[in-house]
Molecule: c-di-GMP-I riboswitch aptamer
Organism: Sulfurovum sp.
RNA sequence: GUUGAAUAAAGCCAAACUAUUUGCGAGAAUAGGACGGAAAGCUACGGAUCUCUUGUUAGAUAGCCGAGUUACUCAU
Numbered sequence: 001g002u003u004g005a006a007u008a009a010a011g012c013c014a015a016a017c018u019a020u021u022u023g024c025g026a027g028a029a030u031a032g033g034a035c036g037g038a039a040a041g042c043u044a045c046g047g048a049u050c051u052c053u054u055g056u057u058a059g060a061u062a063g064c065c066g067a068g069u070u071a072c073u074c075a076u
Stems, first nucleotide, its partner, number of pairs: 003075003012037002017032006035063001041069003045066003048061004052055001
């Protein structure tokens, strides 16, 4: 470096739900929480789904799928 893997160890993230804040909305943020995750780190590039003020260049979801990019451990 490539490939594989939630087996081990050290760790990491945090679904649903609740409280507060924010947004027209889908949603988002913080705190609690833990369904799960080998990238559940990041990027709206392609598809898909969703929202509304239906847009010339609108917006949301990266924990929907694919792709790109960065990375711990072990094995190879």